[in-house]
Molecule: SAM riboswitch aptamer (S box leader)
Organism: Halodesulfovibrio sp.
RNA sequence: AUCUCAUGAAGAGGACACGAGGGAUCUGGCCCAAUGACUGUCCGGCAACCUAUACUACCAACAGUAGUGCAAGGUGCUAAGCCACCCCGCGAGAAGCGGAACCAUGAGGC
Numbered sequence: 001a002u003c004u005c006a007u008g009a010a011g012a013g014g015a016c017a018c019g020a021g022g023g024a025u026c027u028g029g030c031c032c033a034a035u036g037a038c039u040g041u042c043c044g045g046c047a048a049c050c051u052a053u054a055c056u057a058c059c060a061a062c063a064g065u066a067g068u069g070c071a072a073g074g075u076g077c078u079a080a081g082c083c084a085c086c087c088c089g090c091g092a093g094a095a096g097c098g099g100a101a102c103c104a105u106g107a108g109g110c
Stems, first nucleotide, its partner, number of pairs: 002109007013043005021032003029083001044078003049074003053069006087099004
């Protein structure tokens, strides 16, 4: 890089440095931003995908699978629904609901 699977309405911020745009994706919308955003570093936190670990169920047992915990390790995340719309379906509809695509994260394959 590519493929597969799972998840994406919840949750969790301070300090310091920098200094102008930022929110992946054309245009437009909306939002964040000199009361300093974005990004980086440190410390904290959230969550529970993987590892570790405890218990329970299935099993004669082991293995395995599933569930409930835990949070030590590996990631991840820490404005807003993946910001929404834009595409498809229902719909009178840019209401609302559902879905897809894209993207992100994790685990695995090659």